[in-house]
Context: one part of a larger RNA
RNA sequence: CUGGGCGUAAAGCGCAUGUAGGUGGGGUAUCAAGUCAGGUGUGAAAUCCCGGGGCUCAAGCCCGGAACUGCAUUUGAAACUGGUACUCUUGAGUCUGGAAGGGGCAAGCGGAAUUCCUGGUGUAGAGGUGAAAUUCGUAGAUAUCAGGAGGAACACCUGAGGCGAAGGCGGCUUGCUGGUCCAGUACUGACACUCAGAUGCCGAAAGCGUGGGUAGCAAACAGGAUUAGAUACCCUGGUAGUCCACGCCGUAAACGAUGUUAACUAGCCGUUUGAGGAAUUGACCCCUUGAGUGGUGAAGCAAACGCGAUAAGUUAACCGCCUGGGGAGUACGGUCGCAAGAUUAAAACUC
Numbered sequence: 001c002u003g004g005g006c007g008u009a010a011a012g013c014g015c016a017u018g019u020a021g022g023u024g025g026g027g028u029a030u031c032a033a034g035u036c037a038g039g040u041g042u043g044a045a046a047u048c049c050c051g052g053g054g055c056u057c058a059a060g061c062c063c064g065g066a067a068c069u070g071c072a073u074u075u076g077a078a079a080c081u082g083g084u085a086c087u088c089u090u091g092a093g094u095c096u097g098g099a100a101g102g103g104g105c106a107a108g109c110g111g112a113a114u115u116c117c118u119g120g121u122g123u124a125g126a127g128g129u130g131a132a133a134u135u136c137g138u139a140g141a142u143a144u145c146a147g148g149a150g151g152a153a154c155a156c157c158u159g160a161g162g163c164g165a166a167g168g169c170g171g172c173u174u175g176c177u178g179g180u181c182c183a184g185u186a187c188u189g190a191c192a193c194u195c196a197g198a199u200g201c202c203g204a205a206a207g208c209g210u211g212g213g214u215a216g217c218a219a220a221c222a223g224g225a226u227u228a229g230a231u232a233c234c235c236u237g238g239u240a241g242u243c244c245a246c247g248c249c250g251u252a253a254a255c256g257a258u259g260u261u262a263a264c265u266a267g268c269c270g271u272u273u274g275a276g277g278a279a280u281u282g283a284c285c286c287c288u289u290g291a292g293u294g295g296u297g298a299a300g301c302a303a304a305c306g307c308g309a310u311a312a313g314u315u316a317a318c319c320g321c322c323u324g325g326g327g328a329g330u331a332c333g334g335u336c337g338c339a340a341g342a343u344u345a346a347a348a349c350u351c
Stems, first nucleotide, its partner, number of pairs: 004322003007305002012319001014202001015200003021194003025088007033081002035077008049065005091191001092188003095184005103177007110154001115149007125136002162169002207248006216242002221237004259318006267296011300307002324351003333344004
């Protein structure tokens, strides 16, 4: 060393790209590094084990054998792993023809609503609450009509529906652009999987810097209430912020609390989107077959809850992580950051 685990008990990195490394499809030939078999040398003695001997026995002692599971060398074997050469197409990729989509970026446009401004009508209230008050209003409010300004968000459609690696993405049009799926089976011929370190112009919200913008909302703050108090919940206001450009930050219950890839293992019912068939005036309906996305459930698994072809079932490859609670995701040190802080990450002590 040969361990057990990671949905909820401690434990899957927020996500991706990818180096080293690890692992890797079918066939033929060959090499013989791993592997296997034989020989030789060595593997000191003592010890251990076995068979004897002798101290009256035993322990101990003496003799002999075996063993020393190892290393080196040599002769072979060639199934498996590996190397080399040739080859194959099913993995992977390319191509052709189609399909769906809030995938991304940029520009332009649109209507509803809130607020504000101007004007008209009109008069004493409005607003708000559990009830009130702060507040607004005779300098004409609220209500209503017309016009204008500006910012932000896009009702219905909307759906356990779609797309994206994740974060996330929703008015309309145009331009640029990424990925996916299906059918064909034309091409390459294992080109693959995973991935420490690393890399990313990836990464919600909040926060930070510079410059804009600011309708609504609204931390902080002010006032009114409530209350024993009320640094709250409720109300009236209201600044950062929310929005835009550029640059940082790099964290979230970044969740499916479930790493990625591949294979296998009953059914039934929805839904999205392809292909084929059948049918039909056509759409639907029906059958077969893909790719997603849901419900229920056999076997199995699970401490239970539950999971169940989108597995938490049965396997394989690789990575990450866990090892009693607190101290502590803290201190110190390093790295990063303008800062806030992030990341890496203990110990004493204590139960």

Small-subunit ribosomal RNA, central domain from an uncultured organism, 351 nucleotides, folded computationally. The RNAcentral record of the full RNA draws on ENA and SILVA. Its Rfam family is "Bacterial small subunit ribosomal RNA". Its family is annotated with structural constituent of ribosome and ribosome in the Gene Ontology. The prediction has a mean pLDDT of 87.